[in-house]
RNA sequence: UCCUUCAGGGCAGGGUGCAAUUCCCUACCGGCGGUGAUGCAUCAAGUGUCUGGACAUAUGUCCAGCACUUGAUGCAAAGUCCGUGACCUGUCUGCCAUUGGCAGAUGGCUGAUCUGGUGUAAUUCCAGAACCGACAGUAUAGUCUGGAUGGGAGAAGGA
Numbered sequence: 001u002c003c004u005u006c007a008g009g010g011c012a013g014g015g016u017g018c019a020a021u022u023c024c025c026u027a028c029c030g031g032c033g034g035u036g037a038u039g040c041a042u043c044a045a046g047u048g049u050c051u052g053g054a055c056a057u058a059u060g061u062c063c064a065g066c067a068c069u070u071g072a073u074g075c076a077a078a079g080u081c082c083g084u085g086a087c088c089u090g091u092c093u094g095c096c097a098u099u100g101g102c103a104g105a106u107g108g109c110u111g112a113u114c115u116g117g118u119g120u121a122a123u124u125c126c127a128g129a130a131c132c133g134a135c136a137g138u139a140u141a142g143u144c145u146g147g148a149u150g151g152g153a154g155a156a157g158g159a
Base pairs, nucleotide, nucleotide: 001159002158003157004156005155006154013025014024015023027143028142029133030132031084032083033082034081038076039075040074041073042072043071044070045069046068047067048066050065051064052063053062054061055060079131080130088108089107090106091105092104093103094102095101096100113129114128115127116126117125135146136145137144
């Protein structure tokens, strides 16, 4: 550089109503990469009033196990941190065409966290309480249906 494959989860139960998985009570869900004091596994070293065995013999040497500490490697680990994708949108180029459609490139926009604990250090651990979630449709939608058999951060494999 090219190719292939993969790449999003979720209203149970109840209330009102002609009608709501949309309102109300309650329930449920959390894309991708990074960071991460945490967890697991393996290995190495050290420590031990520990356990067992072997040897030696006056309290030790060696081996195995167990526990702890340190280090290394691998895997997992944040919806709210740092980036980023989807949605929406500007510009440029090309094609088709008629005030637009498609494709490519490159920009913009893009939600939400505190308190307490531990500690040298935590918006990441532990505990508690909060908060957030594109557009179109429809009784007002994070969860239904639709654009979407699309796109895609990226992941894995191959040449």